[in-house]
Context: one part of a larger RNA
RNA sequence: AGCUCCUGAAGGAACUCGGCAAAAAAGUGGUCGUAACUUCGGGAUAAGACCUGCCCCGCUCAGCGGGGCCGCAGCGAACGUGUCCUUGGCGACUGUUUACCAAAAACACAAGUCUCUGCUUCAACUCGUAAGAGGAUGUAUAGGGGCUGACGCCUGACCAGUGCUGGAGUGUUAACUCCGCCGGUUUUCUGUCUUUUUGAUGGGAUGCUGAGCGGAUGAAGCCCCAGUGAACGUCCGCGGUAACUAUAACCGUGUUAAAGUAGCGUAAUCCCUUGCCUGGUAAGUUCAGGCCUGCAUGAAUGGCGUAACGACUUGGGAACUGUCUCCAGGAGCUGCCCG
Numbered sequence: 001a002g003c004u005c006c007u008g009a010a011g012g013a014a015c016u017c018g019g020c021a022a023a024a025a026a027g028u029g030g031u032c033g034u035a036a037c038u039u040c041g042g043g044a045u046a047a048g049a050c051c052u053g054c055c056c057c058g059c060u061c062a063g064c065g066g067g068g069c070c071g072c073a074g075c076g077a078a079c080g081u082g083u084c085c086u087u088g089g090c091g092a093c094u095g096u097u098u099a100c101c102a103a104a105a106a107c108a109c110a111a112g113u114c115u116c117u118g119c120u121u122c123a124a125c126u127c128g129u130a131a132g133a134g135g136a137u138g139u140a141u142a143g144g145g146g147c148u149g150a151c152g153c154c155u156g157a158c159c160a161g162u163g164c165u166g167g168a169g170u171g172u173u174a175a176c177u178c179c180g181c182c183g184g185u186u187u188u189c190u191g192u193c194u195u196u197u198u199g200a201u202g203g204g205a206u207g208c209u210g211a212g213c214g215g216a217u218g219a220a221g222c223c224c225c226a227g228u229g230a231a232c233g234u235c236c237g238c239g240g241u242a243a244c245u246a247u248a249a250c251c252g253u254g255u256u257a258a259a260g261u262a263g264c265g266u267a268a269u270c271c272c273u274u275g276c277c278u279g280g281u282a283a284g285u286u287c288a289g290g291c292c293u294g295c296a297u298g299a300a301u302g303g304c305g306u307a308a309c310g311a312c313u314u315g316g317g318a319a320c321u322g323u324c325u326c327c328a329g330g331a332g333c334u335g336c337c338c339g
Base pairs, nucleotide, nucleotide: 001334002333003332004331005330006329007328008327010325011324014323019320029051030050031049032048037042039150053069054068055067056066057065058064059063070074083318084317085316086315088313089312090310091309095107096106111148112147113146114145115144116143117142125134126133127132151305152304153303154302156235157234158233161232162231163228164227165226166225167224169223171222172221177216178215179214180213181212182210183209184208185207187205188204189203190202191201192200193199236254237253238252239251240250263297264294275291276290277289278288279287
């Protein structure tokens, strides 16, 4: 000096990001007693109060009543065994998770909703090149996928864009097929030129052929028409107006597919911001309740509530303490130094 412990005057969270750590009280013994709230089950061992040993006597005798005795202390040791109250946030809950820095408000969940699937063609879907397998020895009260996430009250407007579903044929559109043209080439007929042959130059027929040219036919798709938001998403300005002022129920005007409804709101969302008011404190950038001027809330990327629950998180309080004011002493062990 460190590690692991023990003790401490007065104060008692003044420490600190934060009561982290430590301490303490209480004690799954008994008798009483127990609030708000509530989904009536809970909350709840809520909270809180008292009793507890031994001896004698009595009684309706595992108990009760009366009297007495001792101690600081009577579940007298050991083992074992809740600190509590209050207040918001988030998530309903029990559960799951980053094996080895994150246990949570993340995941899951019951429940809600959308969508796909009719299975004698192996249902949809998934794995596999395939055979085949799962789905399922199931059959729409079933199975797959997406989103939300108990429960309660609810879930507004917009289909213009994108997606999905359905539909129709006047547009657009491939290959194949058919028709024609052009070119190349094969065979052959024929005209002209050349005295004839060879040949030159035309025409016709014929077979093959060219990533050649044009036309006809031609599906899905696109285009078009409609539907669809618990599909992806999106949900405005400007000016004026009331008998104090202020404000604007009201009016006008422009844009849009529609112009954010109910709720909630300085919020896990608010930049300005320590917004403003009230409460709590002697003093409060946090906290609770209100306000709304929402930079940039908002309804299953769910909105707002909500009893119970939580090794979650915010603020406050009781108790308690070496966390601190402010350190001191002691025990064991270890390192280093000295002898």
Record summary: A computed fold for a 339-nucleotide part of an RNA from a Patescibacteria group bacterium, annotated as large-subunit ribosomal RNA, domain IV. Its mean pLDDT, the model's own confidence on a scale to 100, is 81. Rfam family: Bacterial large subunit ribosomal RNA. RNAcentral holds the full RNA, with entries from ENA.